[in-house]
RNA sequence: CUGCGCGGGAGAGUCCGAGCCACUACGGUCGGACGCCGAAGGGGCAAUUCCUCCCCGGAACCUCUCAGGCACCAGGACCGCGCAG
Numbered sequence: 001c002u003g004c005g006c007g008g009g010a011g012a013g014u015c016c017g018a019g020c021c022a023c024u025a026c027g028g029u030c031g032g033a034c035g036c037c038g039a040a041g042g043g044g045c046a047a048u049u050c051c052u053c054c055c056c057g058g059a060a061c062c063u064c065u066c067a068g069g070c071a072c073c074a075g076g077a078c079c080g081c082g083c084a085g
Base pairs, nucleotide, nucleotide: 001085002084003083004082005081006080007079008078013034014033015032016031017030018029020028021027035070036069037068041066042064043063044062048058049057
């Protein structure tokens, strides 16, 4: 440095309609309309890094929102521990 395992791990939604599950609560699912989030990935700038300097190269949690996401689950940058190469 890479992979695997375990633990922690944020943000963002409403309205309308229909049936089903469910049963007195307005939840889940599907469809539509607009809206929203950024911490998988991807793109961009370049703070910055390497070097005597420049160039080249690398490069963000910054930025775009293509992808992805907006109950739970899942995912999840990043952090810690363990194992293997």